This is a predicted structure of a 1506-nucleotide RNA (small-subunit ribosomal RNA) from an uncultured bacterium. The RNAcentral record of the sequence draws on ENA. Rfam family: Bacterial small subunit ribosomal RNA. Model confidence (mean pLDDT): 84 of 100.
RNA sequence: AGAGUUUGAUCCUGGCUCAGGACGAACGCUGGCGGUGUGCUUAACACAUGCAAGUGGUGCGACGAACCAGGCUUCGGCCUGGGGCAAAGCCGCGAACGGGUGAGUAACACGUGGGUAAUCUGCCCCGAUGACCGGGACAACCCGAGGAAACUCGGGCUAAUACCGGAUGUGGUGCCCAGACAUAAGUUUGGUCACUAAAGGUAGCUUCGGCUUCCGCAUUGGGAGGGGCCCGCGGCCCAUUAGCUUGUUGGUGGGGUCAAGGCCUACCAAGGCAACGAUGGGUAGCUGGUCUGAGAGGACGAUCAGCCACACUGGGACUGAGACACGGCCCAGACUCCUACGGGAGGCAGCAGUGGGGAAUCUUGCGCAAUGCGCGAAAGCGUGACGCAGCAACACCGCGUGAGGGAAGACGGCCUUAGGGUUGUAAACCUCUUUCAGAUGGGACGAAGGUUGUCCGGUGAAUAGCCGAGAUAAUUGACGGUACCGUCAGAAGAAGCUCCGGCUAACUACGUGCCAGCAGCCGCGGUAAUACGUAGGUGGCAAGCGUUGUCCGGAUUUAUUGGGCGUAAAGCGAGCGCAGGCGGUUUUUUAAGUCUGAUGUGAAAGCCUUCGGCUUAACCGAAGAAGUGCAUUAGAAACUGGGAAACUUGAGUGCAGAAGAGGACAGUGGAACUCCAUGUGUAGCGGUGAAAUGCGUAGAUAUAUGGAAGAACACCAGUGGCGAAGGCGGCUGUCUGGUCUGUAACUGACGCUGAGGCUCGAAAGUAUGGGGAGCGAACAGGAUUAGAUACCCUGGUAGUCCAUACCGUAAACGAUGAAUGCUAAGUGUUGGAGGGUUUCCGCCCUUCAGUGCUGCAGCUAACGCAUUAAGCAUUCCGCCUGGGGAGUACGACCGCAAGGUUGAAACUCAAAGGAAUUGACGGGGGCCCGCACAAGCGGUGGAGCAUGUGGUUUAAUUCGAAGCAACGCGAAGAACCUUACCAGGUCUUGACAUCCUUUGACCACUGUAGAGAUACAGCUUUCCCUUCGGGGACAAAGUGACAGGUGGUGCAUGGUUGUCGUCAGCUCGUGUCGUGAGAUGUUGGGUUAAGUCCCGCAACGAGCGCAACCCUUAUGACUAGUUGCCAGCAUUUAGUUGGGCACUCUAGUAAGACUGCCGGUGACAAACCGGAGGAAGGUGGGGAUGACGUCAAAUCAGCAUGCCCCUUAUGACCUGGGCUACACACGUGCUACAAUGGUCGGUACAACGAGUUGCGAACCCGCGAGGGUAAGCUAAUCUCUUAAAGCCGAUCUCAGUUCGGAUUGUAGGCUGCAACUCGCCUACAUGAAGCCGGAAUCGCUAGUAAUCGCGGAUCAGCACGCCGCGGUGAAUACGUUCCCGGGCCUUGUACACACCGCCCGUCACACCAUGAGAGUUUGUAACACCCGAAGUCGGUGGGGUAACCCUUUUAGGGAACUAGCCGCCUAAGGUGGGACAGAUGAUUGGGGUGAAGUCGUAACAAGGUA
Repeated sequence: AGAGUUUGAUCCUGGCUCAGGACGAACGCUGGCGGUGUGCUUAACACAUGCAAGUGGUGCGACGAACCAGGCUUCGGCCUGGGGCAAAGCCGCGAACGGGUGAGUAACACGUGGGUAAUCUGCCCCGAUGACCGGGACAACCCGAGGAAACUCGGGCUAAUACCGGAUGUGGUGCCCAGACAUAAGUUUGGUCACUAAAGGUAGCUUCGGCUUCCGCAUUGGGAGGGGCCCGCGGCCCAUUAGCUUGUUGGUGGGGUCAAGGCCUACCAAGGCAACGAUGGGUAGCUGGUCUGAGAGGACGAUCAGCCACACUGGGACUGAGACACGGCCCAGACUCCUACGGGAGGCAGCAGUGGGGAAUCUUGCGCAAUGCGCGAAAGCGUGACGCAGCAACACCGCGUGAGGGAAGACGGCCUUAGGGUUGUAAACCUCUUUCAGAUGGGACGAAGGUUGUCCGGUGAAUAGCCGAGAUAAUUGACGGUACCGUCAGAAGAAGCUCCGGCUAACUACGUGCCAGCAGCCGCGGUAAUACGUAGGUGGCAAGCGUUGUCCGGAUUUAUUGGGCGUAAAGCGAGCGCAGGCGGUUUUUUAAGUCUGAUGUGAAAGCCUUCGGCUUAACCGAAGAAGUGCAUUAGAAACUGGGAAACUUGAGUGCAGAAGAGGACAGUGGAACUCCAUGUGUAGCGGUGAAAUGCGUAGAUAUAUGGAAGAACACCAGUGGCGAAGGCGGCUGUCUGGUCUGUAACUGACGCUGAGGCUCGAAAGUAUGGGGAGCGAACAGGAUUAGAUACCCUGGUAGUCCAUACCGUAAACGAUGAAUGCUAAGUGUUGGAGGGUUUCCGCCCUUCAGUGCUGCAGCUAACGCAUUAAGCAUUCCGCCUGGGGAGUACGACCGCAAGGUUGAAACUCAAAGGAAUUGACGGGGGCCCGCACAAGCGGUGGAGCAUGUGGUUUAAUUCGAAGCAACGCGAAGAACCUUACCAGGUCUUGACAUCCUUUGACCACUGUAGAGAUACAGCUUUCCCUUCGGGGACAAAGUGACAGGUGGUGCAUGGUUGUCGUCAGCUCGUGUCGUGAGAUGUUGGGUUAAGUCCCGCAACGAGCGCAACCCUUAUGACUAGUUGCCAGCAUUUAGUUGGGCACUCUAGUAAGACUGCCGGUGACAAACCGGAGGAAGGUGGGGAUGACGUCAAAUCAGCAUGCCCCUUAUGACCUGGGCUACACACGUGCUACAAUGGUCGGUACAACGAGUUGCGAACCCGCGAGGGUAAGCUAAUCUCUUAAAGCCGAUCUCAGUUCGGAUUGUAGGCUGCAACUCGCCUACAUGAAGCCGGAAUCGCUAGUAAUCGCGGAUCAGCACGCCGCGGUGAAUACGUUCCCGGGCCUUGUACACACCGCCCGUCACACCAUGAGAGUUUGUAACACCCGAAGUCGGUGGGGUAACCCUUUUAGGGAACUAGCCGCCUAAGGUGGGACAGAUGAUUGGGGUGAAGUCGUAACAAGGUA
């Protein structure tokens, strides 16, 4: 510090996800040791048991054990004095600390800084003064009574540092008077008067009077520490919470408190808070700090520390220095327990522990040795505070599980191309070491004190007491026989977890087969998975490792640092304007902001730095720094702010001019449409793609004249004008707003923006009343259509118009808020002004204000913007933060309604989106080509037959091919074989190959059985080479490795092929342009069959294609003449022979054609048109030749081949059957339907080819197919081989025929082991359909179509198919509008599997969350009324009472206190109507997600109606 993910690819926007760190954690697997920390985050849920607050006998009375002394004794013991253990009571202090928890609390609760002249303070410290005289009780105890208990009542005795009265008053307090100082109520000094204290105890001495010491007591002044109250500032969310408040805000009097105060009360006034967020709701203890982060920030508030609050829930006071009190009291409530049923008891959010809840959190331990606290004079006692130990890898830190050698690179495992590689120096083995654990021995620091004994010093009258930081001796350790140290033995006892597709370090095999599963995101898995599971191996971390959860980071993804708003999310439709924010120039003043210094504070701990202590570290200690803050104070004066004074350039006013569909109202004009009336006139009009509905003989349409009514204003008219926007258009008038120019007279910053607010605001719509010509939602009819609730047509109501009042929205758009300043140019246009020139028209220059275009810098993701900014800056406002859900729901406000404004969440996806690029596509455009159409000729589709396919059938009808580009295709030839299929019969190292062993020649022949394969028997038989060792071929037997498979996968493949397409295209290097994908080149202007060529051009070149080179054909020449040929000579039946090579021909060589020549057109080009010459003319004709690629095109059955599968069978052999079936459908052909013909007779002319298991002449036989015999030929020699159409004659005469030949019968022929299933041919006989073929569709542009025959491959035989050959030999092409296919350019795109694309909505089904809902139910906070416990306060107090007073004194009275009663307040409770929140609810609404459901086709191309 970044990375993955939207796309075919790119840039951007934007979300999601990951890598890091952390944790009071939990879960899974695993687990050696130690140190230091930490450990109920949930139920502030309920709690058994034990402990957690006592102490003082030097405050008091009683009791009085052990023990000591004395006395008595009946010897049991008793009495007196001392002594003081133990325990209850009175009294004092403590119990308000310490410990726990975080429920409540959004608050002066907390933090920080201040105030208190408005205050309190026990114990402690310092100072001053005092402590006198008296009195009466109550517990304990004793007696009695009640009760189950808890406990209570009555009577009697008694002490005090308990209680009370009086005295004194250093002082203190209060009223009043006077003074001083201050200025909000005050502080202080002096004076009179009044009020106001006390307690003793211990020890020693004593002349018994008392004195001294220590500890206490009282009053008072201070201190320290600790509280109380008040104030400024700071720190959560919601405005779908906007108004709240009656003790409320203030005053006066009074009360109350330690103390100010509506804190309380009576009266008076009507205030107080709030957009700088009151009130309400939700959530939450606050802080130091912790985690993270570069920081700014964000999140959190365990342990430790400070503060607060709470103690079963609610209320209340008492005591006290301090509480409204965790281990106190009273009351109410809920719960639990005891009970004799009458009543009682309790409060673990103390330490342990239990149950429950939960993913989850420990021992009912030891000790007061240390630190601290309480009490005590002290010893000491108490202390679940605390110190320690136990449990837990919960966290951090440290250590170990060995170290060094060791290659035969061992065994084993895994992989393998079978060679090897890897695990791996790893192991074994050798040499060492011994931390930790184990055993054994020693063994701490933490302990300081305190007390006692002895001694010393001080004080003192003292040898007493007390004091000493004096000496000395003894004594105190839970942890713990622990830390630590020594010794012993032996590598001995000690490694796992996770990952390995990318991000992200690390790969192979097997299994599985969209299954099982994985997954943080992208995604993986459908038979070759580095992604699942296992194994081997690798990577990472390590006593841990991974997962889950949460927080920060990355995320500049809420942007102060540090983002945006034309098109990605985002500028309010526009203006006016209150508050607010911001604000021109100069001078002066102030010091609020700002800046500088100082002081105080910012607890400790923590973080950081430096030292130090534990062997190190974690941990701990010390010092420093920091704590960016707050307060006070001293200064500075540039800038901002405040005050004062001025200025004119911002803004405004005046004066002089200018343009305009700016607005409101009134009047008025012509054209057109429609309607009405009349005339003329006659059969149609109207409408459409075509029609129909409609109108018309009752006279339409058309035409002429007159009239009526409403609405809109042609031309002018213009990216012209005006207005804030919406918007504004005939003409005239009235009223009225704004703008611009010139001038510089006036004011003197008066300005800009603008949350709320107010106003305006197209169309549609609403209300009321008018109006209504045309147009025209809804509606009706006619068409179209599969349907057509649409598009088209005929009608037509609201509405459109006017007036008044609402609505308040639009793609209200420049998708661009307003204002100000600055920043190159050029060129139009509108309205002014100035200058120059000018007779005029005009022209030129300058300058304002608008409105357009082009364009530089700059900006932008790009497109684009560019003085009218989307540039550079400033000010203010509005808005955005992934897509969907959704501008929806709920709530609120507005509206008559329609609806508008504000405006979520659950849930769901990993994208959605912008701009640009390359393709593909378009019922987009332009240009061009092709038997593509058109023009023609002939066919197919109808018939019969042949052949292939589908389907059906079958035991099997083997398999493949499937639009063009499968279907007379693989198959250039299925009777057996082929053959792969079926039935039956057989074989198992096999029908075929290699290796090993043994034996032998093998083969062949015969017989029997069998359908045959085969089985049995017999007969016959000695291979070849040799270096004599042996070797080779063949056969048989055996053995196991293996053979074999037309079994699967053409979607694992090679090779081959089809197709677009013989279409003209497809690319590269360098350069240039672009952020980039890419572009350019290859586009453009011409031209061509052609990316063919030329010109131009940021391109210049090149490659694969095109063309040419190749074959063939057309011409002549040369060479060569046998098997070819024969002009001339000779010869013959015959080129038969001699002879010849002239000709034909054959087959070799060169030649020839190149737009070369001429004319025209064209750009002086390329090229095209015409012509000449020529056998041939513009690639002469034909062929071969097929670019980059597309179709997962075809083929595993031609061959090859990976993987999978079968192995007495999916292999192999044999016989028979099948591939030849047959209701039917389709493709391709043949033959026909006839006279351009059929039949018969005669007669003429080819070419390509083939042939020895062959072609087979001639001759003979047969009607014929053919047969017999047989010459020739390995071929320019012989044979196939008579070519046919044609021509010359004859006949038939339009008919199912002398057309047509299917089908069938009979008889034959040929091939072949074999012709039944199932071959071909012949003869005779039979003589079906068919009379030119619907919709539709195919081929062909010249030696072509059409027509005629011939040959060949395959092949024993079988050809209407296929491949070739020649004979005869046409018609037509105006042309490119249309159909199909293709090429180039351009355009649009939401497509990229690329239009056979993408995609929308209803309906049906399943699931999920959510709204409404008659209601039901739970809770929260208030309000009104009723009732009203305990309790404070107030009143009363006739009942009761020791202290004081009086008196007439066994008593009475008074004062005072008080039980009781009354009153105010009030918790809980009750009743009631509302508010808010949650849960639930028949039914219902829309939404989301789902596999290949249904219906249509709305959008994306002009998406077929933009």